[in-house]
Context: one part of a larger RNA
């Protein structure tokens, strides 16, 4: 000199970095004081400040303790150790909880709440070959399935397709049944013979007609699966188009939101924040390709969540220095 762990550091104080990662800072008790917002519970230990040792005296009290005053020492009185950093704004998820034992703890799962649907009890559903069992020693305020996910305000249009439910007139339609037909066989008949015909029965085959559900068909149903247009013209500057025309459709996206966890062009444009901002916040709407329980928009509280900013603080850095211990190294 190198590595690890710990400690200290002038001036600056995030200039480091993808990012304050890591470290530092904060920290106790008492007193004061405490904003927006809010579901009035919270937010809140918000934030921001002050005091704290020892000796003596007065006072109050049964005591513990409380109140007041005078003085003393130190760099420092919660004298060591233990011992919250805080604030502003936004996304997502309401929350506590759960999860990839061993690279993911989350915005994923769950959740209370909401809705649809099945099920009348020997229930539906599930396991089993069955017996039987769970459901349940329950009974529709119950049980199963599916979707959504507190709360607030809401949840638009489409049943043409697919699914489900209901309907039964007609069409189609299986096994089965089956009138009739065809073939084989032969008792018999005919024939000199070869051979021909041939009942019943048996048998092979064909088949009119009959024949359920289903499908076709007719309705209903979207918190079922899903879907929710194009072109052209038009206002007394221009621009735009409340308005009109036309084509297509089952119906043409309503409220709300919107460059968004969704925006390609794009670092869109404007405003804010910075000396300077592809990120961030507020707007605009030209939504490549938001949108209403595949939920839409908000939302206090909550979060080892994600994003942007600030105060404090610092060896993260400018830029490195020193110290302690251990390793490395040498010998064994």
């Nucleotide at each position: 000199g190198u590595c690890g762990u710990g400690g200290u550091u002038a001036a600056g104080g995030a200039a480091u970095u993808a990012g304050g990662c890591a470290a530092a800072a904060u920290a106790g008790a008492c007193c004061u004081g405490u904003a927006a917002c809010u579901u009035c519970g919270g937010g809140a230990g918000a934030a921001a400040g002050g005091u704290c040792g020892c000796u003596c005296c007065c006072u109050u009290g049964a005591g513990a303790g409380g109140g007041g005053g005078a003085g003393c020492c130190g760099c420092a009185g919660a004298a060591a150790a233990a011992a919250g950093g805080c604030c502003c704004a936004g996304g997502c998820g309401a929350c506590u909880g759960u999860u990839u034992a061993u690279c993911a703890a989350a915005a994923a799962c769950a959740c209370a709440g909401g809705a649809c649907u099945c099920u009348g009890c020997a229930a539906a559903a599930u396991c089993g070959a069955a017996a039987g069992a769970u459901g349940a020693c329950g009974u529709a305020u119950a049980g199963g399935g599916u979707c959504u996910g507190a709360c607030a305000c809401c949840u638009g249009c489409c049943c043409g397709g697919u699914g489900c439910u209901g309907g039964a007139a007609g069409g189609u339609u299986a096994a089965g049944g089956a009138a009739g037909g065809g073939g084989g066989u032969u008792a018999g008949a005919g024939g000199u013979a070869a051979c021909u015909c041939g009942a019943a029965g048996c048998u092979c085959u064909u088949a009119a007609c009959u024949g359920a559900a289903g499908c076709c068909c007719c309705a209903g149903u979207a918190a079922a699966c899903g879907g929710c247009g194009g072109c052209c013209g038009u206002a007394a500057c221009u621009a735009u188009a409340a308005c009109g025309g036309u084509c297509c459709u089952a119906a043409g996206g309503u409220a709300g939101c919107g460059a968004a966890a969704u925006u390609c062009c794009u670092u869109g444009u404007c405003g804010g924040g910075u000396a300077a901002g592809u990120u961030c916040c507020g707007a605009c709407c030209u939504g490549c390709a938001c949108g209403a329980a595949u939920g839409g928009u908000g939302u206090a509280a909550c979060g080892a969540u994600c994003u942007g900013g600030g105060c404090a603080c610092u060896g993260u850095c400018u830029c490195a220095a020193c110290c302690a211990c251990g390793a490395g190294c040498u010998c064994g």
The prediction has a mean pLDDT of 88. This is a predicted structure of a 332-nucleotide part of an RNA (large-subunit ribosomal RNA, domain IV) from a soil metagenome. Its Rfam family is "Bacterial large subunit ribosomal RNA". The full RNA is in RNAcentral, with records from SILVA.